Context: one part of a larger RNA
RNA sequence: GAUUGAACGCUGGCGGCAUGCCUAACACAUGCAAGUCGAACGGAAACGACAGGAGCUUGCUCCUGGGCGUCGAGUGGCGGACGGGUGAGUAAUGCAUAGGAAUCUGCCCAUGUAGUGGGGGACAACCUGGGGAAACUCAGGCUAAUACCGCAUGAGCCCUUCGGGGGAAAGCAGGGGAUCUUCGGACCUUGCGCUAUUGGAUGAGCCUAUGCCUGAUUAGCUUGUUGGUGGGGUAACGGCCUACCAAGGCGACGAUCAGUAGCUGGUCUGAGAGGACGAUCAGCCACACUGGGACUGAGACACGGCCCAGACUCCUACGGGAGGCAGCAGUGGGGAAUAUUGGACAAUGGGCGCAAGCCUGAUCCAGCAAUGCCGCGUGUGUGAAGAAGGCCUGCGGGUUGUAAAGCACUUUCAGUGGGGAGGAAAAGCUCAAGAUUAACACUCUUGAGUCUUGACGUUAUCCACAGUAGAAGCACCGGCUAACUCUGUGCCAGCAGCCGCGGUAGUACAGAGGGUGCGAGCGUUAAUC
Numbered sequence: 001g002a003u004u005g006a007a008c009g010c011u012g013g014c015g016g017c018a019u020g021c022c023u024a025a026c027a028c029a030u031g032c033a034a035g036u037c038g039a040a041c042g043g044a045a046a047c048g049a050c051a052g053g054a055g056c057u058u059g060c061u062c063c064u065g066g067g068c069g070u071c072g073a074g075u076g077g078c079g080g081a082c083g084g085g086u087g088a089g090u091a092a093u094g095c096a097u098a099g100g101a102a103u104c105u106g107c108c109c110a111u112g113u114a115g116u117g118g119g120g121g122a123c124a125a126c127c128u129g130g131g132g133a134a135a136c137u138c139a140g141g142c143u144a145a146u147a148c149c150g151c152a153u154g155a156g157c158c159c160u161u162c163g164g165g166g167g168a169a170a171g172c173a174g175g176g177g178a179u180c181u182u183c184g185g186a187c188c189u190u191g192c193g194c195u196a197u198u199g200g201a202u203g204a205g206c207c208u209a210u211g212c213c214u215g216a217u218u219a220g221c222u223u224g225u226u227g228g229u230g231g232g233g234u235a236a237c238g239g240c241c242u243a244c245c246a247a248g249g250c251g252a253c254g255a256u257c258a259g260u261a262g263c264u265g266g267u268c269u270g271a272g273a274g275g276a277c278g279a280u281c282a283g284c285c286a287c288a289c290u291g292g293g294a295c296u297g298a299g300a301c302a303c304g305g306c307c308c309a310g311a312c313u314c315c316u317a318c319g320g321g322a323g324g325c326a327g328c329a330g331u332g333g334g335g336a337a338u339a340u341u342g343g344a345c346a347a348u349g350g351g352c353g354c355a356a357g358c359c360u361g362a363u364c365c366a367g368c369a370a371u372g373c374c375g376c377g378u379g380u381g382u383g384a385a386g387a388a389g390g391c392c393u394g395c396g397g398g399u400u401g402u403a404a405a406g407c408a409c410u411u412u413c414a415g416u417g418g419g420g421a422g423g424a425a426a427a428g429c430u431c432a433a434g435a436u437u438a439a440c441a442c443u444c445u446u447g448a449g450u451c452u453u454g455a456c457g458u459u460a461u462c463c464a465c466a467g468u469a470g471a472a473g474c475a476c477c478g479g480c481u482a483a484c485u486c487u488g489u490g491c492c493a494g495c496a497g498c499c500g501c502g503g504u505a506g507u508a509c510a511g512a513g514g515g516u517g518c519g520a521g522c523g524u525u526a527a528u529c
Stems, first nucleotide, its partner, number of pairs: 001529004006525005013376006019369002021334001026332003030329003035078003040075002043071002047069002050065007085287003094212007103204002108200003112197005117151001119149002126141006157166003171192006179186002213259003220250003225247008262284004266277004289310005312323004340366001342365003348362001349360004379409004389400004413470001415465005423456001428450008473518005478499003484513005494501002
């Protein structure tokens, strides 16, 4: 000199864009953060509409009706493995770069390929009864399905001793001219699904090489250890596991041990080479009160799932139960130190759904903080009687100083009032054309028209009004280093980054006048180059 996720002191007008627990991976009150689908299902607790009935207070209450809009709880499906947080652990089961072969992959894609036949038995909800303070739970009975289980068929799928063997599925919704009908529908068609399989895409698992901090006051380490064979296991290779056999494997090119640490793209600095760091943003990894374990699933050994053990907190009728903010806010604590228990799903994205839509503390916004960077303002011109006052003085004057006052203007920003973009494209509805089809239904695609949807928001921005009106400080002045005098003090009080100042004329302490430097900041401290 540059820099910072900074803090402290003094001061503080506005805006834009960023950033904001670096410490206790300490403990957490409260609210929210993952749901959705009635176009899978049996149904109907609540609300509404409609119809019928009853009561009357004459427009309210009650009852009945799943047949309507819908829908609590339940069965079932998909999603809770994403998104969000943190950096404890980890020096290599990690990261970075470059390669590889022995693998899996829900949803998605393909004018892919082939199917979607026919049956059965349950269990919730519900009803009845019981236990418990509660959490919850037990028994009996009824019932549906895209829940569950056989049968059929089955290839280009799997296994194979090449003879053969194994092995699937589910329906739902819209529309409809003939034909049939037990008037429910069958049947046809369209869309969404379902099963098997091929290829792709994406994601993930695995292997190899090279690189990745300090210590030798850590020199030897290793027995599933190193390799082989048989077996097991996995989606997959492999001591991954196991039995037997051999005795190997690593190490001064630093093994082992100990300490420290998430890694990278990058960030800061520097002319560069380097050095230091790894906040925000992006990629990967690890973790979710501590330790262990598996279940489900395409995917987890799962932050807001389960089981066991432990510590802690809470409830209890003492028998037993409940919990996990390193999600967003917020609280206590620690600390020099770090924000609101805010708004909205309008946009972008995600989950579910045919869709409408619902959910979304992701996200977009707002609030707080000079924490940083950038921009703007606090007036402009004129004005010598060089006013008053202050300070200095050699008492003549000098200086503050065109500075002020005065005069003439201006009105950015803030203030008040009024106008006002863009972030909005979709979806819906109507019409037309095309595709599909037996069909001018339905559905899909494209086009035209129409109708709306904004948290921010008193938006950005524009116009008008009033008035210099509301807006300057901080540090320093001995040398380094730009900037000097007076008074007080008297090796005292004090200053100080280094050299050093102060013991009676101190440009070095304290105050004042003056000056210098930066400026909504200025200094100090800490840290890095």
This is a predicted structure of a 529-nucleotide part of an RNA (small-subunit ribosomal RNA, 5' domain) from a metagenome. The full RNA is in RNAcentral, with records from SILVA. Rfam family: Bacterial small subunit ribosomal RNA.